[in-house]
RNA sequence: CUUAUCACGAGAGGUGGAGGGAAACGGCCCGAUGAAGCCCGGCAGCCUGCGCGAUCCGCGCAAGGUGCCAAUUCCGGCAGAGCGAUCUGCGAGAUAAG
Numbered sequence: 001c002u003u004a005u006c007a008c009g010a011g012a013g014g015u016g017g018a019g020g021g022a023a024a025c026g027g028c029c030c031g032a033u034g035a036a037g038c039c040c041g042g043c044a045g046c047c048u049g050c051g052c053g054a055u056c057c058g059c060g061c062a063a064g065g066u067g068c069c070a071a072u073u074c075c076g077g078c079a080g081a082g083c084g085a086u087c088u089g090c091g092a093g094a095u096a097a098g
Stems, first nucleotide, its partner, number of pairs: 001098006011040001013039003019030003025076003041069003045066003048062006073092001077090005
């Protein structure tokens, strides 16, 4: 950079001790009824492997690579529609594959 996905899913464990929600800022939250990190455990999107049916492909299982396990990607930007709640598209970000 390109493509795809982002309202699903995932512990009342051990350790650790005050922070955390990707960065900044603002908001709103989580946290000593114990944050981050680490270990174990778990989830299942992409890749991969296997099975079944097939034309591209679909479904299921595994969990090896990677990712993930509060809240829509926690909310925030721009444009359009709508009286409004809200919806659609784009942008930004995250993850995977190339």